[in-house]
RNA sequence: CCCCGAUAAAGCCAAACGCCCUGUGAGGGGCAGGCGGAAAGUAACGGGUCUUAUCAGUAAGCAUAAGACAGCCGGGUUGCCGAA
Numbered sequence: 001c002c003c004c005g006a007u008a009a010a011g012c013c014a015a016a017c018g019c020c021c022u023g024u025g026a027g028g029g030g031c032a033g034g035c036g037g038a039a040a041g042u043a044a045c046g047g048g049u050c051u052u053a054u055c056a057g058u059a060a061g062c063a064u065a066a067g068a069c070a071g072c073c074g075g076g077u078u079g080c081c082g083a084a
Stems, first nucleotide, its partner, number of pairs: 004082002012037002018031005035071001041077002045074003048069007
């Protein structure tokens, strides 16, 4: 240094629910709260899920376009510690 992830050490993040703000919406932000997480840091590249608009249409679906989600999966990238 790389791989790896401990009944180690120092820490970190923060699910659901609730309250407030915001967005047509998926959702996002703050407070509180902890289900959990070795990247639950970052980033929309590939899938996937979800939303909106249009066409069609009883409605849903298909199609197209624009979005959202990283704590859905994979890949990229950065980082703490150092047992086996």

This is a predicted structure of an 84-nucleotide RNA (c-di-GMP-I riboswitch aptamer) from Nitrospiraceae bacterium UBA6905. The coordinates come from a structure-prediction model, not an experiment, and the mean pLDDT is 87. Its Rfam family is "c-di-GMP-I riboswitch aptamer". Rfam links the family to the GO term cyclic-di-GMP binding. The organism belongs to Nitrospiraceae, within Bacteria.